RNA sequence: GGUGCCAUAGCCAAGUGGUAAGGCACGAGUCUGCAAAACUCUGAUCCCCAGUUCGAAUCUGGGUGGCACCU
Numbered sequence: 001g002g003u004g005c006c007a008u009a010g011c012c013a014a015g016u017g018g019u020a021a022g023g024c025a026c027g028a029g030u031c032u033g034c035a036a037a038a039c040u041c042u043g044a045u046c047c048c049c050a051g052u053u054c055g056a057a058u059c060u061g062g063g064u065g066g067c068a069c070c071u
Base pairs, nucleotide, nucleotide: 001070002069003068004067005066006065007064010024011023012022018054027041028040029039030038047063048062049061050060051059
């Protein structure tokens, strides 16, 4: 220098155009003499900017960061 892939909550992770599942952790509550365990509840500007669209996590362009391969 070239090519490809990835970026979603503190962590892991699903989601191929109709307003974002699940698990762990944190926090709150119930229970308990106090705890632990168990049960219930609780949170996301989807890396950034722009475009397309009635509507974008999703499609397009550019950028940032990471990984792999080629040279």
Annotation:
The prediction has a mean pLDDT of 81. The RNA shown here (transfer RNA) has 71 nucleotides and comes from an uncultured Clostridia bacterium. It was read from a public genome assembly. Its Rfam family is "tRNA". Rfam classes the family as a transfer RNA.